THF (Tetrahydrofolate) riboswitch aptamer, 107 nucleotides, folded computationally.
Rfam family: THF (Tetrahydrofolate) riboswitch aptamer. From the family's description: Tetrahydrofolate (THF) riboswitch was first reported for Ames et al. as an RNA motif in 5' untranslated (5'-UTR)regions of folate transport and biosynthesis genes in Firmicutes genomes.
RNA sequence: UCAAGAGUAGCCGUCAGCGCGUAAAGUGUCAUCGAACGGGACGUUGUCGAUGAACGAAAGAAGGGACCUUUCUCGCCCUUCUGCGGUGCUGCGGCGCGUCCGCUGAA
Numbered sequence: 001u002c003a004a005g006a007g008u009a010g011c012c013g014u015c016a017g018c019g020c021g022u023a024a025a026g027u028g029u030c031a032u033c034g035a036a037c038g039g040g041a042c043g044u045u046g047u048c049g050a051u052g053a054a055c056g057a058a059a060g061a062a063g064g065g066a067c068c069u070u071u072c073u074c075g076c077c078c079u080u081c082u083g084c085g086g087u088g089c090u091g092c093g094g095c096g097c098g099u100c101c102g103c104u105g106a107a
Stems, first nucleotide, its partner, number of pairs: 001107001002105001004104002010095004015091005020085003029053007039101005059082007
């Protein structure tokens, strides 16, 4: 000098583990404000947080217990299991910066 490559925030999943909710939090939508975001600069996309607003859901079974009672059912409490939730975290896999500089690196 210059092929090429790596790396962020984060996104996705017929995956795994552990949780949370099912007494409705969470997720999703909108508005306002704020924050971080390849090693650096500018910037894009996306992300996160706070507040507010509207919307909004799938439960079932078994065992045990308390109370009451003549007894039972329903209901109540606890535990477990199976589900459900555009559910959380972690792992794994895949994806993942536009320009310039930097880094690795063939010549």